Context: one part of a larger RNA
RNA sequence: CCGUGGUUAAGGAACUCGGCAAAUUGACCCCGUAACUUCGGGAUAAGGGGUGCCUUAAGUAGGUGAAAUGCACAAUGGAGCCGAACAAGGCCGCAGAGAAAUGGCCCAAGCGACUGUUUAACAAAAACACAGGUCUGUGCGAAGUCAAUUAAGACGCAGUAUACGGACUGACACCUGCCCGGUGCUGGAAGGUUAAGAGGAGGGGUCAGGCGCAAGCCGAAGCUCUGAAUCGAAGCCCCAGUAAACGGCGGCCGUAACUAUAACGGUCCUAAGGUAGCGAAAUUCCUUGUCGGGUAAGUUCCGACCUGCACGAAUGGUGUAACGAUUUGGGCACUGUCUCAACCACGGGCUCG
Numbered sequence: 001c002c003g004u005g006g007u008u009a010a011g012g013a014a015c016u017c018g019g020c021a022a023a024u025u026g027a028c029c030c031c032g033u034a035a036c037u038u039c040g041g042g043a044u045a046a047g048g049g050g051u052g053c054c055u056u057a058a059g060u061a062g063g064u065g066a067a068a069u070g071c072a073c074a075a076u077g078g079a080g081c082c083g084a085a086c087a088a089g090g091c092c093g094c095a096g097a098g099a100a101a102u103g104g105c106c107c108a109a110g111c112g113a114c115u116g117u118u119u120a121a122c123a124a125a126a127a128c129a130c131a132g133g134u135c136u137g138u139g140c141g142a143a144g145u146c147a148a149u150u151a152a153g154a155c156g157c158a159g160u161a162u163a164c165g166g167a168c169u170g171a172c173a174c175c176u177g178c179c180c181g182g183u184g185c186u187g188g189a190a191g192g193u194u195a196a197g198a199g200g201a202g203g204g205g206u207c208a209g210g211c212g213c214a215a216g217c218c219g220a221a222g223c224u225c226u227g228a229a230u231c232g233a234a235g236c237c238c239c240a241g242u243a244a245a246c247g248g249c250g251g252c253c254g255u256a257a258c259u260a261u262a263a264c265g266g267u268c269c270u271a272a273g274g275u276a277g278c279g280a281a282a283u284u285c286c287u288u289g290u291c292g293g294g295u296a297a298g299u300u301c302c303g304a305c306c307u308g309c310a311c312g313a314a315u316g317g318u319g320u321a322a323c324g325a326u327u328u329g330g331g332c333a334c335u336g337u338c339u340c341a342a343c344c345a346c347g348g349g350c351u352c353g
Base pairs, nucleotide, nucleotide: 001348002347003346004345005344006343007342008341010339011338014337019334027051028050029049030048031047036041038171052091053090054089055088056087062082063081064080068076069075092096104332105331106330107329108328109327110326111324112323116128117127132169133168134167135166136165137164138163144155145154146153172319173318174317175316177249178248179247182246183245184242185241186240187239188238191237192236193235197231198230202226203225204224205223206222209218210217211216250268251267252266253265254264277311278308289305290304291303292302293301
């Protein structure tokens, strides 16, 4: 000097990102216990008091239950054995749950309802799951899934729409607005477009033969290379529906007898222009917004305001008792976290051997 324990005057979070760590609390009995609440809780809420030994109580209460009586395993009986407490009085110590083990508590807010699950070895959470809600597919050789073969077969299921699969949301309470123009899905079938195929008008090659002095020209049948019209589904175009499907939910100007503001009006655009509720928020850039509270002093926190850069309704909105090794702010208690350090014990380091 380091590590692990222990004690500490006065102060008591002044430490620090932050009470991290440590300390406090702690068992049992009695008293007492708020807001809020889903009436179950909250709650060991909080906050107080008691606890040793001796005597009396008292060999009492109580427990057990022999002999005996009895037809009886019923009943009577009560010897013997075991044996408290309340309460009152007294005794000792610094200290009586005399050691060990054994919750610190309260207030307010965010998030997630809850118990659970998770990154084996840097993350335990507000992430995942969840009961509940909604939409959607599936009528049974179901949909869906697995499976080198057009497999066989298996799960689903020895189930049958109160079932099974998929998607989203996430207890509960109050709710969940407007938009179907785009994308998707579902339905429709008149018209347009449209493949293979059918069809075969027409055209080319070859060639018997014909014509021609020749060069060459014409050229049936057959074979062959092509090939127009016409007839051809679904799909797409088209017409509807559908948002707890993917998604979306405006701008400018003017106006009231102080000013300010605009219930009101005008205009442009849109499929429709954000409703209820919430709001500087896990969302607010400007921003330490402004006001109030708390502090002597508060970029955090709580309550409001609304100018929402860029909240908003199952990518759910707003609340919410209980719950949480969750996050944030405040307080009481407590302390070597600190002012500011000291000493002790043990183990290292170090020196010598």
This is a predicted structure of a 353-nucleotide part of an RNA (large-subunit ribosomal RNA, domain IV) from an Ignavibacteriota bacterium. The full RNA is in RNAcentral, with records from ENA. The coordinates come from a structure-prediction model, not an experiment, and the mean pLDDT is 88. Its Rfam family is "Bacterial large subunit ribosomal RNA". Rfam links the family to the GO terms structural constituent of ribosome and ribosome.